[in-house]
RNA sequence: GCUGGAGUAGCUCAGGUGGUAGAGCAACUGUUUCGUAAAUAGUAGGUCGAGAGUUCGAAUCUCUCCUCCAGCU
Repeated sequence: GCUGGAGUAGCUCAGGUGGUAGAGCAACUGUUUCGUAAAUAGUAGGUCGAGAGUUCGAAUCUCUCCUCCAGCU
RNA backbone atom coordinates (compact mmCIF):
# COMPACT_ATOMS: atom_id res chain seq x y z
P G A 1 -0.54 3.66 3.59
O5' G A 1 -0.90 2.79 2.33
C5' G A 1 -0.68 3.33 1.02
C4' G A 1 -0.70 2.24 0.00
C3' G A 1 -1.93 1.36 0.00
O3' G A 1 -2.99 1.92 -0.72
C1' G A 1 0.00 0.00 0.00
P C A 2 -4.51 1.69 -0.30
O5' C A 2 -4.80 0.18 -0.71
C5' C A 2 -4.80 -0.20 -2.07
C4' C A 2 -5.01 -1.70 -2.20
C3' C A 2 -6.23 -2.24 -1.49
O3' C A 2 -7.42 -2.06 -2.22
C1' C A 2 -4.36 -3.61 -1.01
P U A 3 -8.83 -1.93 -1.45
O5' U A 3 -9.11 -3.40 -0.88
C5' U A 3 -9.31 -4.48 -1.79
C4' U A 3 -9.46 -5.78 -1.04
C3' U A 3 -10.47 -5.80 0.08
O3' U A 3 -11.81 -5.90 -0.38
C1' U A 3 -8.50 -6.83 0.81
P G A 4 -13.00 -5.23 0.47
O5' G A 4 -13.19 -6.20 1.71
C5' G A 4 -13.59 -7.55 1.51
C4' G A 4 -13.41 -8.36 2.77
C3' G A 4 -14.11 -7.83 4.02
O3' G A 4 -15.50 -8.11 4.03
C1' G A 4 -11.92 -8.46 4.56
P G A 5 -16.48 -7.11 4.82
O5' G A 5 -16.21 -7.42 6.35
C5' G A 5 -16.45 -8.71 6.88
C4' G A 5 -15.89 -8.83 8.29
C3' G A 5 -16.41 -7.82 9.30
O3' G A 5 -17.69 -8.15 9.80
C1' G A 5 -14.06 -8.02 9.50
P A A 6 -18.69 -6.94 10.26
O5' A A 6 -18.06 -6.42 11.63
C5' A A 6 -17.96 -7.29 12.74
C4' A A 6 -17.15 -6.66 13.86
C3' A A 6 -17.64 -5.31 14.37
O3' A A 6 -18.73 -5.41 15.25
C1' A A 6 -15.31 -5.23 14.06
P G A 7 -19.81 -4.19 15.30
O5' G A 7 -19.04 -3.02 16.05
C5' G A 7 -18.45 -3.25 17.33
C4' G A 7 -17.70 -2.04 17.83
C3' G A 7 -18.59 -0.82 18.07
O3' G A 7 -18.17 -0.12 19.23
C1' G A 7 -16.86 -0.28 16.55
P U A 8 -19.03 -0.25 20.58
O5' U A 8 -20.53 0.03 20.12
C5' U A 8 -21.02 1.34 19.97
C4' U A 8 -22.49 1.40 20.28
C3' U A 8 -22.92 0.81 21.60
O3' U A 8 -22.67 1.68 22.69
C1' U A 8 -24.37 0.04 19.91
P A A 9 -22.20 1.05 24.07
O5' A A 9 -23.39 1.36 25.08
C5' A A 9 -23.64 2.70 25.50
C4' A A 9 -24.04 2.76 26.97
C3' A A 9 -23.11 1.99 27.91
O3' A A 9 -22.97 2.71 29.12
C1' A A 9 -25.32 1.20 28.14
P G A 10 -21.69 3.59 29.42
O5' G A 10 -20.66 2.54 30.06
C5' G A 10 -19.41 2.99 30.60
C4' G A 10 -18.81 1.93 31.49
C3' G A 10 -18.69 0.56 30.85
O3' G A 10 -17.47 0.41 30.13
C1' G A 10 -19.78 0.37 32.94
P C A 11 -17.47 -0.32 28.68
O5' C A 11 -17.53 -1.87 29.05
C5' C A 11 -16.47 -2.48 29.75
C4' C A 11 -16.81 -3.94 30.04
C3' C A 11 -17.23 -4.77 28.84
O3' C A 11 -16.12 -5.27 28.10
C1' C A 11 -18.77 -5.09 30.59
P U A 12 -16.31 -5.57 26.50
O5' U A 12 -17.30 -6.82 26.44
C5' U A 12 -16.91 -8.09 26.98
C4' U A 12 -17.99 -9.10 26.79
C3' U A 12 -18.59 -9.20 25.39
O3' U A 12 -17.79 -9.98 24.53
C1' U A 12 -20.33 -9.14 26.99
P C A 13 -17.86 -9.74 22.91
O5' C A 13 -19.36 -10.18 22.58
C5' C A 13 -20.16 -9.37 21.75
C4' C A 13 -21.60 -9.75 21.93
C3' C A 13 -22.54 -9.34 20.81
O3' C A 13 -22.47 -10.29 19.75
C1' C A 13 -23.49 -8.74 22.87
P A A 14 -23.17 -9.94 18.32
O5' A A 14 -24.71 -10.24 18.64
C5' A A 14 -25.71 -9.58 17.95
C4' A A 14 -27.05 -9.85 18.57
C3' A A 14 -28.21 -9.30 17.76
O3' A A 14 -28.60 -10.19 16.72
C1' A A 14 -28.45 -8.65 20.02
P G A 15 -28.51 -9.74 15.19
O5' G A 15 -29.58 -8.57 15.14
C5' G A 15 -30.92 -8.81 15.55
C4' G A 15 -31.63 -7.54 15.84
C3' G A 15 -31.58 -6.49 14.73
O3' G A 15 -32.52 -6.76 13.71
C1' G A 15 -31.11 -5.48 16.79
P G A 16 -32.33 -6.05 12.27
O5' G A 16 -32.97 -7.10 11.30
C5' G A 16 -32.30 -8.33 10.98
C4' G A 16 -33.12 -9.14 10.02
C3' G A 16 -33.82 -8.37 8.93
O3' G A 16 -33.79 -9.11 7.72
C1' G A 16 -35.39 -9.65 10.12
P U A 17 -33.02 -8.59 6.43
O5' U A 17 -34.06 -7.55 5.76
C5' U A 17 -33.65 -6.83 4.60
C4' U A 17 -34.74 -5.88 4.14
C3' U A 17 -35.20 -4.89 5.21
O3' U A 17 -35.55 -3.64 4.58
C1' U A 17 -37.04 -6.15 4.43
P G A 18 -34.46 -2.57 4.31
O5' G A 18 -34.65 -1.49 5.47
C5' G A 18 -33.96 -1.62 6.71
C4' G A 18 -34.30 -0.47 7.64
C3' G A 18 -35.79 -0.40 8.03
O3' G A 18 -35.88 0.19 9.32
C1' G A 18 -35.17 1.57 6.92
P G A 19 -36.86 -0.57 10.40
O5' G A 19 -37.85 0.59 10.88
C5' G A 19 -37.35 1.69 11.64
C4' G A 19 -38.49 2.53 12.16
C3' G A 19 -39.61 1.71 12.82
O3' G A 19 -40.16 2.46 13.88
C1' G A 19 -40.46 2.97 10.99
P U A 20 -39.84 2.02 15.39
O5' U A 20 -40.25 3.35 16.20
C5' U A 20 -39.60 4.59 15.90
C4' U A 20 -39.32 5.36 17.16
C3' U A 20 -38.34 4.66 18.13
O3' U A 20 -37.55 5.66 18.81
C1' U A 20 -40.41 5.02 19.20
P A A 21 -36.02 5.65 18.58
O5' A A 21 -35.54 4.16 18.96
C5' A A 21 -35.50 3.78 20.31
C4' A A 21 -34.91 2.40 20.46
C3' A A 21 -34.68 1.98 21.92
O3' A A 21 -35.90 1.41 22.43
C1' A A 21 -32.72 1.58 20.65
P G A 22 -35.99 0.91 23.97
O5' G A 22 -35.46 -0.59 23.85
C5' G A 22 -35.11 -1.30 25.02
C4' G A 22 -34.76 -2.71 24.64
C3' G A 22 -33.99 -3.49 25.69
O3' G A 22 -34.86 -4.03 26.67
C1' G A 22 -32.91 -3.73 23.62
P A A 23 -34.30 -4.32 28.14
O5' A A 23 -33.56 -5.71 27.98
C5' A A 23 -34.26 -6.87 27.57
C4' A A 23 -33.33 -8.06 27.39
C3' A A 23 -32.44 -8.38 28.58
O3' A A 23 -33.10 -9.15 29.57
C1' A A 23 -31.14 -8.36 26.61
P G A 24 -32.77 -8.93 31.11
O5' G A 24 -31.38 -9.68 31.30
C5' G A 24 -31.29 -11.07 31.09
C4' G A 24 -29.84 -11.51 31.08
C3' G A 24 -29.01 -11.05 32.26
O3' G A 24 -29.17 -11.84 33.42
C1' G A 24 -27.83 -10.62 30.26
P C A 25 -29.20 -11.14 34.87
O5' C A 25 -27.69 -10.69 35.12
C5' C A 25 -26.66 -11.66 35.26
C4' C A 25 -25.28 -11.03 35.11
C3' C A 25 -24.96 -9.91 36.09
O3' C A 25 -24.61 -10.40 37.39
C1' C A 25 -24.29 -9.28 33.94
P A A 26 -25.00 -9.50 38.69
O5' A A 26 -24.19 -8.13 38.48
C5' A A 26 -22.79 -8.10 38.62
C4' A A 26 -22.23 -6.74 38.25
C3' A A 26 -22.76 -5.56 39.08
O3' A A 26 -22.13 -5.45 40.35
C1' A A 26 -22.80 -5.01 36.79
P A A 27 -22.95 -4.91 41.59
O5' A A 27 -23.31 -3.40 41.21
C5' A A 27 -22.29 -2.41 41.10
C4' A A 27 -22.86 -1.05 40.78
C3' A A 27 -23.95 -0.57 41.75
O3' A A 27 -23.40 0.01 42.92
C1' A A 27 -24.66 -0.23 39.52
P C A 28 -24.13 -0.23 44.34
O5' C A 28 -25.43 0.70 44.27
C5' C A 28 -25.32 2.10 44.11
C4' C A 28 -26.68 2.72 43.83
C3' C A 28 -27.78 2.32 44.79
O3' C A 28 -27.76 3.04 46.01
C1' C A 28 -28.57 2.14 42.58
P U A 29 -28.34 2.35 47.36
O5' U A 29 -29.92 2.35 47.16
C5' U A 29 -30.63 3.57 47.09
C4' U A 29 -32.10 3.32 46.83
C3' U A 29 -32.78 2.31 47.73
O3' U A 29 -33.12 2.84 49.00
C1' U A 29 -33.39 1.90 45.49
P G A 30 -33.24 1.84 50.25
O5' G A 30 -34.60 1.07 49.98
C5' G A 30 -35.83 1.77 49.97
C4' G A 30 -36.97 0.87 49.53
C3' G A 30 -37.18 -0.39 50.33
O3' G A 30 -37.85 -0.15 51.57
C1' G A 30 -37.33 -0.89 48.04
P U A 31 -37.56 -1.08 52.84
O5' U A 31 -38.16 -2.50 52.42
C5' U A 31 -39.56 -2.65 52.23
C4' U A 31 -39.89 -4.06 51.78
C3' U A 31 -39.37 -5.17 52.67
O3' U A 31 -40.19 -5.39 53.82
C1' U A 31 -38.94 -5.70 50.42
P U A 32 -39.52 -5.68 55.25
O5' U A 32 -38.83 -7.09 55.06
C5' U A 32 -39.61 -8.26 54.80
C4' U A 32 -38.73 -9.42 54.40
C3' U A 32 -37.61 -9.74 55.37
O3' U A 32 -38.07 -10.53 56.46
C1' U A 32 -36.76 -9.70 53.17
P U A 33 -37.74 -10.06 57.96
O5' U A 33 -36.19 -10.37 58.12
C5' U A 33 -35.71 -11.70 58.05
C4' U A 33 -34.22 -11.74 58.16
C3' U A 33 -33.62 -10.92 59.30
O3' U A 33 -33.69 -11.61 60.52
C1' U A 33 -32.42 -10.53 57.31
P C A 34 -34.19 -10.79 61.84
O5' C A 34 -33.01 -9.77 62.19
C5' C A 34 -33.23 -8.71 63.10
C4' C A 34 -31.91 -8.06 63.46
C3' C A 34 -31.02 -7.73 62.28
O3' C A 34 -31.36 -6.47 61.72
C1' C A 34 -29.75 -8.89 63.92
P G A 35 -31.44 -6.35 60.08
O5' G A 35 -29.92 -6.45 59.60
C5' G A 35 -28.99 -5.39 59.89
C4' G A 35 -27.58 -5.81 59.57
C3' G A 35 -27.35 -6.32 58.17
O3' G A 35 -27.19 -5.28 57.23
C1' G A 35 -26.33 -7.79 59.70
P U A 36 -27.68 -5.51 55.68
O5' U A 36 -26.58 -6.50 55.10
C5' U A 36 -25.24 -6.07 54.95
C4' U A 36 -24.33 -7.22 54.56
C3' U A 36 -24.69 -7.97 53.30
O3' U A 36 -24.31 -7.29 52.12
C1' U A 36 -24.17 -9.51 54.98
P A A 37 -25.23 -7.45 50.77
O5' A A 37 -25.06 -8.99 50.37
C5' A A 37 -23.83 -9.47 49.87
C4' A A 37 -23.85 -10.99 49.81
C3' A A 37 -24.89 -11.61 48.88
O3' A A 37 -24.48 -11.62 47.52
C1' A A 37 -24.93 -12.71 50.96
P A A 38 -25.55 -11.35 46.39
O5' A A 38 -26.58 -12.56 46.48
C5' A A 38 -26.17 -13.88 46.16
C4' A A 38 -27.24 -14.90 46.55
C3' A A 38 -28.61 -14.68 45.93
O3' A A 38 -28.72 -15.24 44.62
C1' A A 38 -28.84 -14.98 48.24
P A A 39 -29.59 -14.46 43.50
O5' A A 39 -31.07 -14.55 44.06
C5' A A 39 -31.72 -15.80 44.19
C4' A A 39 -33.06 -15.63 44.89
C3' A A 39 -34.02 -14.65 44.24
O3' A A 39 -34.74 -15.25 43.16
C1' A A 39 -33.91 -14.21 46.55
P U A 40 -35.05 -14.36 41.85
O5' U A 40 -36.13 -13.30 42.32
C5' U A 40 -37.38 -13.74 42.82
C4' U A 40 -38.13 -12.59 43.46
C3' U A 40 -38.28 -11.34 42.62
O3' U A 40 -39.34 -11.44 41.68
C1' U A 40 -37.56 -10.74 44.77
P A A 41 -39.27 -10.64 40.29
O5' A A 41 -39.69 -9.17 40.70
C5' A A 41 -41.01 -8.90 41.12
C4' A A 41 -41.14 -7.47 41.64
C3' A A 41 -40.66 -6.38 40.70
O3' A A 41 -41.61 -6.05 39.68
C1' A A 41 -39.79 -5.99 42.84
P G A 42 -41.10 -5.56 38.23
O5' G A 42 -40.36 -4.17 38.55
C5' G A 42 -41.10 -3.00 38.72
C4' G A 42 -40.31 -1.92 39.43
C3' G A 42 -39.40 -1.07 38.57
O3' G A 42 -40.11 -0.08 37.82
C1' G A 42 -38.29 -1.65 40.59
P U A 43 -39.43 0.54 36.48
O5' U A 43 -38.25 1.47 37.01
C5' U A 43 -38.54 2.60 37.80
C4' U A 43 -37.26 3.28 38.27
C3' U A 43 -36.33 3.72 37.17
O3' U A 43 -36.73 4.97 36.59
C1' U A 43 -35.09 2.62 38.85
P A A 44 -36.38 5.23 35.06
O5' A A 44 -34.84 5.62 35.08
C5' A A 44 -34.37 6.74 35.84
C4' A A 44 -32.88 6.66 36.06
C3' A A 44 -32.02 6.61 34.79
O3' A A 44 -31.80 7.91 34.26
C1' A A 44 -31.31 4.94 36.29
P G A 45 -31.66 8.09 32.67
O5' G A 45 -30.27 7.40 32.33
C5' G A 45 -29.07 7.90 32.90
C4' G A 45 -27.93 6.93 32.66
C3' G A 45 -27.69 6.57 31.21
O3' G A 45 -26.90 7.54 30.56
C1' G A 45 -27.74 4.60 32.53
P G A 46 -27.55 8.35 29.30
O5' G A 46 -27.22 7.39 28.05
C5' G A 46 -25.91 6.84 27.87
C4' G A 46 -25.62 6.60 26.44
C3' G A 46 -26.05 7.72 25.47
O3' G A 46 -25.07 7.87 24.46
C1' G A 46 -27.09 5.71 24.85
P U A 47 -24.18 9.21 24.43
O5' U A 47 -24.48 9.90 23.02
C5' U A 47 -25.83 10.09 22.58
C4' U A 47 -25.84 10.51 21.11
C3' U A 47 -24.88 9.72 20.20
O3' U A 47 -25.46 9.63 18.89
C1' U A 47 -24.29 11.98 20.16
P C A 48 -26.24 8.35 18.49
O5' C A 48 -25.33 7.17 19.00
C5' C A 48 -24.13 6.81 18.33
C4' C A 48 -23.90 5.31 18.42
C3' C A 48 -23.53 4.66 17.08
O3' C A 48 -22.59 3.62 17.31
C1' C A 48 -25.46 3.65 17.92
P G A 49 -21.44 3.32 16.19
O5' G A 49 -20.27 4.35 16.51
C5' G A 49 -19.81 4.54 17.85
C4' G A 49 -18.60 5.43 17.87
C3' G A 49 -18.72 6.68 17.02
O3' G A 49 -19.37 7.74 17.71
C1' G A 49 -16.71 5.57 16.50
P A A 50 -20.34 8.76 16.83
O5' A A 50 -19.33 9.67 16.00
C5' A A 50 -18.46 10.57 16.68
C4' A A 50 -17.69 11.41 15.68
C3' A A 50 -18.52 12.05 14.59
O3' A A 50 -19.15 13.24 15.00
C1' A A 50 -16.67 10.98 13.62
P G A 51 -20.59 13.63 14.41
O5' G A 51 -20.25 14.08 12.92
C5' G A 51 -19.45 15.22 12.67
C4' G A 51 -19.06 15.32 11.22
C3' G A 51 -20.19 15.35 10.21
O3' G A 51 -20.82 16.60 10.11
C1' G A 51 -18.55 13.85 9.47
P A A 52 -22.39 16.67 9.71
O5' A A 52 -22.45 16.24 8.17
C5' A A 52 -21.94 17.12 7.18
C4' A A 52 -21.81 16.41 5.85
C3' A A 52 -23.11 15.94 5.17
O3' A A 52 -23.80 16.99 4.52
C1' A A 52 -21.50 14.22 5.06
P G A 53 -25.39 16.88 4.37
O5' G A 53 -25.60 15.72 3.29
C5' G A 53 -25.15 15.91 1.96
C4' G A 53 -25.28 14.64 1.16
C3' G A 53 -26.69 14.11 0.96
O3' G A 53 -27.40 14.79 -0.06
C1' G A 53 -25.26 12.32 1.56
P U A 54 -29.00 14.94 0.03
O5' U A 54 -29.54 13.45 -0.21
C5' U A 54 -29.38 12.81 -1.46
C4' U A 54 -29.97 11.41 -1.44
C3' U A 54 -31.40 11.34 -0.93
O3' U A 54 -32.34 11.66 -1.96
C1' U A 54 -30.10 9.66 0.11
P U A 55 -33.56 12.70 -1.63
O5' U A 55 -34.48 11.87 -0.63
C5' U A 55 -35.05 10.64 -1.03
C4' U A 55 -35.62 9.90 0.15
C3' U A 55 -36.56 10.69 1.04
O3' U A 55 -37.86 10.81 0.49
C1' U A 55 -35.04 9.47 2.37
P C A 56 -38.61 12.24 0.56
O5' C A 56 -38.94 12.41 2.10
C5' C A 56 -39.45 13.65 2.63
C4' C A 56 -39.96 13.46 4.04
C3' C A 56 -39.01 12.73 4.98
O3' C A 56 -38.02 13.58 5.52
C1' C A 56 -41.15 11.77 5.14
P G A 57 -36.52 13.10 5.61
O5' G A 57 -36.61 11.93 6.69
C5' G A 57 -36.93 12.22 8.05
C4' G A 57 -37.18 10.95 8.81
C3' G A 57 -36.01 9.97 8.85
O3' G A 57 -35.07 10.30 9.84
C1' G A 57 -38.01 8.80 8.34
P A A 58 -33.51 10.11 9.51
O5' A A 58 -33.27 8.54 9.43
C5' A A 58 -33.59 7.71 10.54
C4' A A 58 -32.56 6.62 10.72
C3' A A 58 -31.14 7.10 11.07
O3' A A 58 -30.48 6.13 11.88
C1' A A 58 -31.06 5.95 9.04
P A A 59 -30.62 6.19 13.45
O5' A A 59 -29.56 5.12 13.97
C5' A A 59 -28.19 5.41 13.90
C4' A A 59 -27.40 4.11 13.85
C3' A A 59 -27.48 3.36 12.53
O3' A A 59 -26.51 3.84 11.62
C1' A A 59 -27.87 1.86 14.32
P U A 60 -26.90 4.03 10.01
O5' U A 60 -27.40 2.58 9.53
C5' U A 60 -26.50 1.49 9.54
C4' U A 60 -27.21 0.21 9.21
C3' U A 60 -27.78 0.13 7.81
O3' U A 60 -27.66 -1.20 7.30
C1' U A 60 -29.52 -0.13 9.38
P C A 61 -26.50 -1.49 6.22
O5' C A 61 -26.90 -0.56 4.99
C5' C A 61 -27.75 -1.05 3.93
C4' C A 61 -27.85 -0.04 2.82
C3' C A 61 -26.59 0.72 2.48
O3' C A 61 -25.73 -0.04 1.64
C1' C A 61 -28.38 2.23 2.64
P U A 62 -24.11 0.19 1.71
O5' U A 62 -23.90 1.59 1.00
C5' U A 62 -24.16 1.76 -0.38
C4' U A 62 -23.82 3.17 -0.82
C3' U A 62 -22.46 3.68 -0.40
O3' U A 62 -21.41 3.21 -1.25
C1' U A 62 -24.08 5.32 0.08
P C A 63 -19.93 2.97 -0.64
O5' C A 63 -19.35 4.46 -0.49
C5' C A 63 -19.17 5.27 -1.63
C4' C A 63 -18.75 6.68 -1.21
C3' C A 63 -17.57 6.77 -0.26
O3' C A 63 -16.32 6.60 -0.94
C1' C A 63 -19.27 8.19 0.49
P U A 64 -15.06 5.98 -0.18
O5' U A 64 -14.58 7.14 0.79
C5' U A 64 -14.08 8.36 0.25
C4' U A 64 -13.87 9.39 1.34
C3' U A 64 -13.02 8.95 2.53
O3' U A 64 -11.63 8.99 2.25
C1' U A 64 -14.95 10.05 3.32
P C A 65 -10.63 7.94 2.96
O5' C A 65 -10.59 8.41 4.47
C5' C A 65 -10.05 9.69 4.80
C4' C A 65 -10.39 10.07 6.24
C3' C A 65 -9.90 9.14 7.32
O3' C A 65 -8.52 9.31 7.62
C1' C A 65 -12.14 9.71 7.76
P C A 66 -7.66 8.11 8.22
O5' C A 66 -8.22 7.97 9.70
C5' C A 66 -8.05 9.00 10.65
C4' C A 66 -8.63 8.63 11.99
C3' C A 66 -8.18 7.29 12.55
O3' C A 66 -6.91 7.37 13.17
C1' C A 66 -10.52 7.48 12.77
P U A 67 -5.91 6.11 13.15
O5' U A 67 -6.57 5.10 14.21
C5' U A 67 -6.66 5.47 15.57
C4' U A 67 -7.44 4.44 16.36
C3' U A 67 -7.01 2.99 16.18
O3' U A 67 -5.85 2.66 16.94
C1' U A 67 -9.35 3.14 16.03
P C A 68 -4.84 1.52 16.37
O5' C A 68 -5.64 0.16 16.61
C5' C A 68 -5.97 -0.26 17.91
C4' C A 68 -6.92 -1.44 17.88
C3' C A 68 -6.46 -2.65 17.09
O3' C A 68 -5.51 -3.45 17.79
C1' C A 68 -8.71 -2.18 16.54
P C A 69 -4.43 -4.35 16.93
O5' C A 69 -5.33 -5.51 16.31
C5' C A 69 -5.98 -6.45 17.15
C4' C A 69 -6.80 -7.42 16.34
C3' C A 69 -6.09 -8.11 15.19
O3' C A 69 -5.25 -9.19 15.62
C1' C A 69 -8.19 -7.35 14.45
P A A 70 -3.94 -9.61 14.75
O5' A A 70 -4.54 -10.30 13.46
C5' A A 70 -5.27 -11.52 13.57
C4' A A 70 -5.89 -11.91 12.24
C3' A A 70 -4.94 -11.96 11.05
O3' A A 70 -4.16 -13.14 11.01
C1' A A 70 -6.90 -10.82 10.42
P G A 71 -2.68 -13.09 10.30
O5' G A 71 -3.00 -13.05 8.74
C5' G A 71 -3.69 -14.13 8.12
C4' G A 71 -4.14 -13.75 6.73
C3' G A 71 -3.05 -13.33 5.77
O3' G A 71 -2.33 -14.44 5.22
C1' G A 71 -4.85 -11.82 5.61
P C A 72 -0.80 -14.25 4.76
O5' C A 72 -0.91 -13.34 3.45
C5' C A 72 -1.55 -13.81 2.30
C4' C A 72 -1.61 -12.73 1.23
C3' C A 72 -0.28 -12.12 0.83
O3' C A 72 0.46 -12.93 -0.07
C1' C A 72 -1.88 -10.41 1.15
P U A 73 2.07 -12.90 -0.05
O5' U A 73 2.45 -11.42 -0.58
C5' U A 73 2.13 -11.05 -1.91
C4' U A 73 2.39 -9.56 -2.11
C3' U A 73 3.80 -9.10 -1.80
O3' U A 73 4.72 -9.38 -2.86
C1' U A 73 2.24 -7.61 -0.84

Source information:
Predicted 3D model of a 73-nucleotide RNA (transfer RNA) from a Candidatus Dojkabacteria bacterium. Its mean pLDDT, the model's own confidence on a scale to 100, is 81. Lineage of the source: Bacteria > Bacteria candidate phyla > Candidatus Dojkabacteria. It matches the Rfam family "tRNA". About the family: Transfer RNA (tRNA) molecules are approximately 80 nucleotides in length. Gene Ontology term of the family: triplet codon-amino acid adaptor activity. The RNAcentral record of the sequence draws on ENA.